Record summary
This is a predicted complex of two RNAs, RNase P RNA and transfer RNA, with 450 nucleotides together. The coordinates come from a structure-prediction model, not an experiment, and the mean pLDDT is 78. It holds a member of the Rfam family "Bacterial RNase P class A".
[in-house]
RNA sequence: GAGUCGGCCGGACAAUCGCCGCUGCAUCCGCAGGGGAGGAAAGUCCGGGCUCCACAGGGCAAGAUGCCAGGUAACGCCUGGGCGGCGCGAGCCGACGGAAAGUGCAACAGAGAACAGACCGCCUACGUCUCGCAAGAGGCCGGCAAGGGUGAAACGGUGCGGUAAGAGCGCACCGCGGUUCCGGUAACGGAAACGGCACGGCAAACCCCAUCGGGAGCAAGACCAAAUAGGGAAGGGGCCGCCGGCAACGGCGGAACGCGUGGCCCACGCGCCUUCCGGGUAGGUCGCUGGAGCGCCGCAGCGAUGCGGCGCCUAGAGGAAUGAUUGUCGGGACGCGCAAGCGUUCGCACAGAACCCGGCUUACAGGCCGACUC
RNA sequence: UCCGCGAUAGCUCAGUCGGUAGAGCAAGUGACUGUUAAUCACUGGGUCGUAGGUUCGAGUCCUACUCGCGGAGCCA
Repeated sequence: GAGUCGGCCGGACAAUCGCCGCUGCAUCCGCAGGGGAGGAAAGUCCGGGCUCCACAGGGCAAGAUGCCAGGUAACGCCUGGGCGGCGCGAGCCGACGGAAAGUGCAACAGAGAACAGACCGCCUACGUCUCGCAAGAGGCCGGCAAGGGUGAAACGGUGCGGUAAGAGCGCACCGCGGUUCCGGUAACGGAAACGGCACGGCAAACCCCAUCGGGAGCAAGACCAAAUAGGGAAGGGGCCGCCGGCAACGGCGGAACGCGUGGCCCACGCGCCUUCCGGGUAGGUCGCUGGAGCGCCGCAGCGAUGCGGCGCCUAGAGGAAUGAUUGUCGGGACGCGCAAGCGUUCGCACAGAACCCGGCUUACAGGCCGACUC
Repeated sequence: UCCGCGAUAGCUCAGUCGGUAGAGCAAGUGACUGUUAAUCACUGGGUCGUAGGUUCGAGUCCUACUCGCGGAGCCA
């Protein structure tokens, strides 16, 4: 000088005027004290607590996850390891199960695109025909995936042998496959001998395999509880007749009217007043923030993390407070200047809690610290 | 708080099972006409919302983000 990784801050102080809870004093206004956003409070993408509902047991569908081991309340998160890729390196990245269960896809180009394929080519050994004295030449029947060419991809690669030319046809090395042994908890790695190559790619195509999970969400939900209307129970009243009674009134019996159910009749129910009961609504209270909490130290562990000790308390409302102005310092941008510095300008990154936590992802002016690499 | 849908030419919309993007209207040019409209013929115009990935290949499949639209809750 160029980089890689990890952690942290993300304005400070003061004054004045306000806003929202809490506590105390006053209970009429109010006064005093103390507290008041974040690393992402965001997106709502995962996981859990909590609450209610559902649930004998098991399965299907749909979904998510997907190398191995560990951590955790749990996870699709984190840590360590394996394998693959990138980088000189520190390091970084990886949806990283299965293509020998099945179905399917591969445009264009190309002869042929998945039990492939003679376009240009190579060969004429075997068989056969013609010409020729012969060597040989030409043709037919044929053989060949080595070379060229097309393509993202052409049915193992390189070399030697072999052959008419060729070909795992044979051999060596590499790749691949299963087997045995060794190391490792495992993923996986190493070695040996064997197999002559079968089994190309795509599963962020359908699918198969394994694992996981009941649903809803604080407007969850719990408690208190008006007014009006409606529900239930008890009692009373009102029309007519008869009986008893001096009367107040009591007993028995009956009818009419209106409304509702209904297409209509019958039938049934209701009708006016008082009291009580229980349910729900408005409203209020709780849920509500002391918690898988934060800081420091020690121990175990490579680490994520766990355990122990000490200390600390840090917003909890209603559709929602956390603000504004000024000054000093700090900072950014621009200009001048070799520089120190000076001037102008900007309130100054992203952004605003709504039940609470653990993660992921996304946004973020500028700055600080540590470790490491070239 | 919990969900769903959409973004393709200037406008309104198609685009199947991934194979290289179209239709109508609008715009431009020409023809027809004395001129305009209508009609006919031709033409141009697309980062498929943005970024990354899977794949030989992405408007289409996957992930993240941006913008827009809509629905549900409680009582009856």